[in-house]
Molecule: SAM riboswitch aptamer (S box leader)
Organism: Terrihalobacillus insolitus
RNA sequence: CUCUUAUCAAGAGAGGCUGAGGGACUGGUCCAAUGAAGCCCAGCAACCAUUUAGAUCAUGUAAAACAUCAUCUAAAAAGGUGCCAAUUCCAGCAGGUUACAUCCUGAUAGAUAAGGG
Repeated sequence: CUCUUAUCAAGAGAGGCUGAGGGACUGGUCCAAUGAAGCCCAGCAACCAUUUAGAUCAUGUAAAACAUCAUCUAAAAAGGUGCCAAUUCCAGCAGGUUACAUCCUGAUAGAUAAGGG
């Protein structure tokens, strides 16, 4: 960089350092010296891993108990990531609806995780 799968309506500090920008892109529109981004700490979540409990299947065993593998459910959270204004802030293409204002659906794009190239 790219492919596949899943998720994106919930959640998260009135802390420290610092000091002007930020919300991917474009348009809109928001946030920001009553302090942006960044770093640190705290926090959220539970995708991966891990632990515990339960269920089902398979294997081992003559059988049961039991052990192990796999899947599912619930819980935990000190590991690996991620996240911590606004629905992924809204739209960006297509379709439907309409007072052409709006609204709805799907895709695209983007983000994150896990696995692959």